[in-house]
Context: one part of a larger RNA
Molecule: small-subunit ribosomal RNA, central domain
Organism: metagenome
RNA sequence: UUGGGCGUAAAGCGUCCGCAGGUGGUUGUACAAGUCUGUUGUCAAAGCGCGAGGCUCAACCUUGUAUAGGCAAUGGAAACUGUGCGACUAGAGUGCGGUAGGGGUAGAGGGAAUUCCCGGUGUAGCGGUGAAAUGCGUAGAUAUCGGGAAGAACACCAGUGGCGAAGGCGCUCUACUGGGCCUGCACUGACGCUGAGGGACGAAAGCUAGGGGAGCGAAAGGGAUUAGAUACCCCUGUAGUCCUAGCCGUAAACGAUGGACACUAGGUGUUGCGCGUACCGACCCGUGCAGUGCCGUAGCUAACGCGUUAAGUGUCCCGCCUGGGGAGUACGCUCGCAAGAGUGAAACUC
Numbered sequence: 001u002u003g004g005g006c007g008u009a010a011a012g013c014g015u016c017c018g019c020a021g022g023u024g025g026u027u028g029u030a031c032a033a034g035u036c037u038g039u040u041g042u043c044a045a046a047g048c049g050c051g052a053g054g055c056u057c058a059a060c061c062u063u064g065u066a067u068a069g070g071c072a073a074u075g076g077a078a079a080c081u082g083u084g085c086g087a088c089u090a091g092a093g094u095g096c097g098g099u100a101g102g103g104g105u106a107g108a109g110g111g112a113a114u115u116c117c118c119g120g121u122g123u124a125g126c127g128g129u130g131a132a133a134u135g136c137g138u139a140g141a142u143a144u145c146g147g148g149a150a151g152a153a154c155a156c157c158a159g160u161g162g163c164g165a166a167g168g169c170g171c172u173c174u175a176c177u178g179g180g181c182c183u184g185c186a187c188u189g190a191c192g193c194u195g196a197g198g199g200a201c202g203a204a205a206g207c208u209a210g211g212g213g214a215g216c217g218a219a220a221g222g223g224a225u226u227a228g229a230u231a232c233c234c235c236u237g238u239a240g241u242c243c244u245a246g247c248c249g250u251a252a253a254c255g256a257u258g259g260a261c262a263c264u265a266g267g268u269g270u271u272g273c274g275c276g277u278a279c280c281g282a283c284c285c286g287u288g289c290a291g292u293g294c295c296g297u298a299g300c301u302a303a304c305g306c307g308u309u310a311a312g313u314g315u316c317c318c319g320c321c322u323g324g325g326g327a328g329u330a331c332g333c334u335c336g337c338a339a340g341a342g343u344g345a346a347a348c349u350c
Stems, first nucleotide, its partner, number of pairs: 004321003007304002012318001014201004021194003025088007033081002035077009049065006091191001092188005097182003103177007110154001114150008125136002162169002206247006215241002220236004258317006266295011299306002323350003332343004
C1' cells in the first nucleotide's frame, strides 16, 4: 500500500463547538471542466501478440502487420458530477402558541441528625469486638432534660422516573439563564452532514493562595489477630473532604458500541405533549409525535448476544487497529508550579 476490521478477541478520540477539507434535497436553462465517443499526430529500433518465410525441425533469424493503452490537438454527445443564472419546499432554521424537567449560575431560608460548650437530674460504669484490649469515666462519663455554637449532607417522596453534549445534576424559595418536546399557521429558501489541525467543557485524586474544619478519614501512633501482620478488626488521628480564585486534563470518562440520514414483523411497560371518544372536566379506551425499559421476527454474529434506542440493510464524514513481551517505557518536542500529561520508538526476546 491493497485487503480486512474496531460491544466482549488489537481497535470509537471523555464530550461538544468548529476553520480548511470531504460530502450533499427537488427542478429549469446555459456551458462542457470531469465523463462518454470519432478523427489526426506521437509513443525510435529491438522485444511482446498475430500472419508469412529461412536454417532438415526447434531455439534462433528474416519479414509484414496490428489491437489495447498513454499524451496532445481537433470534431461531437449532454444522462450523471461540476460551474453560472433562475425557481421550489419534503432537509435545516426562525417567529407565534403551549408544555415537562435534580439542566446551569448567584442569593436567601429550613428542619432532622452529629460533634462540641454551658446548666439540671443522676451514679459507676461507658465504649468496642468473634472474643478482647488500647481509649473515655468518681476532676462525675455513658444515659436523660433544657439552652447555645459550628460545619457538612439533604431521610421519606424516589421510580430499569426526569434533565444535561459528556463529566454530571436531588431540602425549600427568589433572580438571571441554556436546551428539549408538542401543535398548527406564517416566514427564510439547501442556509445541510461530518470535521484533520484549533478551541471550550471535563468525576475523583492532586497542586498554589486565602478561608473553613462538625462528621468521615490516606499518612502516622496505639490495641488486637497472627509463625510474622508494614493488612483485614478496634481506639485515636494529620493532610484531605467544604468555600473563593487559579492550575491539573486524567478514569472500567462504559452502552467497553463515533456522528448524521434513510429503510426493514410484532408484543408489552413507562415518561412528556397533542388529537379523538366521553353529558363540562379528570380517569378509562383508541391514536400521533418525542423519549426511556423489557421480550422477540427477519437478518447479523466465532459464540455470547444485538434486534426500529441494531451489533440488520445502505450512503457520507471523522477517529482508531495490524502477534505477545520489551512499553504507554526510552529519547526528542509541546504543555504543567509540581505530580505528571500528550505525542511515542528500537535493540532484544518468545